[in-house]
Context: one part of a larger RNA
C1' cells in the first nucleotide's frame, strides 16, 4: 500500500410525508371599457424591506345585514398606543374616495414626465371643460346667381382590452416523396376583419332506387372501405345502421279574433354572509392514547380533518333542518298598455311564389375525385333560357318512360367547442414527480431587444431554540449543564453508495 472488521466525516440516493399540481363531472358565468378598462408605475403603517390590501378619506371610509371576544393582513418574533358586550376585528350585499400612466381623448413627449387655453368661484387656490371620426339636428357659408364644398356648435355612438372555442377575407416554408419539379406538410403556422355565449349550419330544385327516408349540428360503426395518386409518398368519403338532441317558420292584402313585448304590484327558487346540530367512561403501557383489555351510548351522523401513535360519541365538521336588510338572477298571477309610428299569433278568403338569374365557353377553386369520360357546389371573363301546359337532379352524354324535388328572398332553440368560478372526485404525480413555479416564480439570472429562464419543501408534540459555568481574540468553535421520548433531533427527517480519515488485525 492492500485486505478484513469496527468507528466517524462527506454525500443526498431510499422511505414516509404534502402546502402544490395534473385529470374529469356537476352547476354557474361568459364579458371589462371615455361613469376611463385590462395591465402598471408611484405611494399609503408608529417602528415597514418583500408580499397582500389600499389610493392624498390610500393594510382603509359610511351604511345595511351576519356574528359574538377579543382585535390592531403576512413574511415575523417584538416594543410601543390604542380599539372593543353603547356589540370591535372578521364575514356578506350596496355606496364613497380612488394620485399619475395607460384606447388615453387638451398639446407634446424617452409610459408613470413637460407645457397650455377657456370658464367658474370660496379670491390665488380649488373645480369643471378643450382629441378624432361617424351619424342626426341647427346655424353658417366660397370660387359662383341659386346653390354645392367647406365652416362652427349641440346631441348620440365608436374606439382598447381579454394567451380559448367560433365564422370571414388572405396564406407559407422546413419537411415526407429516403434527391426533386406535380403531389405533401396544410387550407395548417400565420396576418387581418368580425361577433356570441357559444359560433357556423338548417326545414330538400335533398337523398335513395322501384321498397323507401324525411331540416341541422355531434358522437360510434360502414371504413382505411369505394376511389383518388410522378396509381409514388400518400390523401380518403357516401349510402346505409345505431345512439345525443329534436321544432319548425316568415313574406303581399283584405276581413275577423286572441295575445305579447313594455311598465307597476305580487308569487316561486336560487346565488352573494350564516345558524342548530346526536352520542363515553374506567385500566393497562408509553414520553403521549386515539392502541390493547373492560363495560356502554348515538346513528337520516362510521364522509373528511386535526388532536403528543391509529377518535362515530375530544374539536371542527358530516347526516337532517333552518336562515336575507341589500343587490342580482329566476318565475306566477293581476293591472296597465290598443299604441309604441311598421309588434306577434290563430282563423277565413285572395294573391304571389325570386332573371343578367339557371345554362354555356374560357380561367380558376371547392368535392373522396391532381381535367380525367367528369357529373355536382363556387365564381372572374364572355354570354344567356323556360315561367308549373315550365324547371332542377338522379355522375359524360341522349332519348321514351320511370323516380324525386321545386333554385335564384329570409329567421329558427337544443344536442357540439371552449374558458374562468365553485363543489365533489380520481387503479394521476408526490420534490430530477406533478404546472416553469409546493419555497420572494415568470422570481434571480442572461439578452440592446424580441426573447429565454433556473435552482430551492420536512428540527420537535410543543421552542421547551441550550440558563450557569469553563477554554477561547468581548472570536468561530468546543467541554460541562440543562430541555427533551430521543441532542448521532441542536437548525435539522430518514441519511443509501461513491470518496476521505482514524482504531485494530493480517501481510510483502
Nucleotide at each position: 500500500c492492500g485486505u478484513a472488521u469496527a468507528u466517524g466525516g462527506u454525500g443526498g440516493a431510499u422511505g414516509c410525508c404534502u402546502u402544490g399540481a395534473c385529470u374529469g363531472a356537476a352547476a354557474u358565468a361568459a364579458g371589462c371599457g371615455a361613469u376611463g378598462a385590462a395591465g402598471g408605475a408611484c405611494g399609503c403603517a408608529g417602528c415597514u424591506g418583500g408580499c397582500u390590501g389600499c389610493g392624498a378619506u390610500a393594510a382603509u371610509c359610511u351604511u345595511u345585514g351576519g356574528g359574538g371576544a377579543g382585535c390592531u393582513g403576512u413574511u415575523a418574533a417584538g416594543c410601543a398606543a390604542g380599539c372593543u358586550u353603547u356589540g370591535a376585528u372578521c364575514c356578506a350585499g350596496a355606496g364613497g374616495u380612488c394620485u399619475c400612466c395607460g384606447a388615453a381623448u387638451g398639446g407634446g413627449g424617452c409610459a408613470a414626465c413637460c407645457c397650455u387655453c377657456u370658464c367658474a368661484u370660496u379670491u390665488u387656490a380649488u373645480g369643471a371643460g378643450a382629441a378624432u371620426c361617424u351619424u342626426u339636428a341647427a346655424c353658417u357659408g366660397a370660387a359662383u346667381u341659386c346653390a354645392u364644398a367647406g365652416g362652427u356648435u349641440a346631441a348620440a355612438g365608436a374606439a382598447g382590452c381579454g394567451c380559448a372555442c367560433c365564422c370571414u377575407g388572405g396564406g407559407a416554408a422546413c419537411u415526407g416523396a429516403a434527391a426533386c419539379a406535380u403531389c405533401u406538410u396544410a387550407g395548417u403556422a400565420c396576418c387581418a376583419g368580425g361577433a356570441g355565449g357559444a359560433a357556423a349550419a338548417g326545414a330538400a330544385a335533398a337523398c335513395a332506387a322501384u321498397u323507401g327516408u324525411g331540416a341541422u349540428u355531434c358522437c360510434g360503426c360502414u371504413a382505411g372501405u369505394a376511389g383518388u395518386g410522378g396509381c409514388g409518398a400518400g390523401c380518403g368519403a357516401a349510402c346505409g345502421c345505431g345512439g345525443a338532441a329534436a321544432a319548425g317558420u316568415c313574406u303581399c292584402c283584405a276581413g275577423u279574433u286572441u295575445u305579447u313585448a313594455g311598465c307597476a304590484a305580487u308569487u316561486u327558487u336560487g346565488u352573494u354572509a350564516g345558524c342548530a346540530a346526536a352520542a363515553u367512561c374506567c385500566u393497562u403501557u408509553g414520553g403521549a392514547a386515539a392502541g390493547a383489555g373492560g363495560a356502554a351510548c348515538c346513528a337520516u351522523a362510521g364522509c373528511g380533518g386535526g388532536u403528543a401513535a391509529u377518535a362515530g360519541u375530544c374539536c371542527c365538521g358530516u347526516a337532517u333542518g333552518c336562515g336575507a336588510a341589500a343587490a342580482c338572477a329566476u318565475u306566477u298571477u293581476u293591472g296597465u298598455g290598443g299604441a309604441a309610428c311598421u309588434a306577434a299569433g290563430g282563423c277565413u278568403g285572395g294573391g304571389a311564389a325570386a332573371a343578367g338569374u339557371a345554362g354555356a365557353a374560357c380561367g380558376g377553386g371547392a368535392c373522396c375525385g391532381g381535367a380525367g369520360a367528369a357529373a355536382u357546389c363556387c365564381u372572374g371573363u364572355u354570354u344567356g333560357a323556360a315561367c308549373a301546359u315550365g324547371g332542377g337532379a338522379g355522375c359524360a352524354c341522349u332519348a321514351c318512360u320511370c323516380u324525386u324535388c321545386c333554385a335564384a328572398g329570409a329567421c329558427u332553440a337544443a344536442a357540439u367547442a371552449u374558458u374562468a368560478u365553485u363543489u365533489c372526485a380520481g387503479a394521476u404525480c408526490g420534490a430530477u414527480a406533478g404546472u416553469g413555479a409546493a419555497c420572494u416564480a415568470g422570481u434571480a439570472c442572461c439578452g440592446u431587444g424580441a426573447g429565454g429562464g433556473a435552482a430551492a419543501g420536512g428540527u420537535g408534540a410543543a421552542a421547551a431554540g441550550c440558563a450557569u459555568c469553563c477554554c477561547g481574540g468581548u472570536g468561530a468553535g468546543g467541554g460541562a449543564g440543562g430541555u427533551g421520548a430521543a441532542a448521532u433531533a441542536g437548525a435539522a427527517c430518514u441519511g443509501a453508495a461513491a470518496c476521505c480519515a482514524u482504531a485494530u488485525a493480517c501481510u510483502a
Model confidence (mean pLDDT): 81 of 100. Predicted 3D model of a 508-nucleotide part of an RNA (large-subunit ribosomal RNA, domain I) from a Candidatus Moraniibacteriota bacterium. The RNAcentral record of the full RNA draws on ENA. Rfam family: Bacterial large subunit ribosomal RNA. Taxonomically the source falls in Candidatus Moraniibacteriota (Bacteria, Bacteria candidate phyla).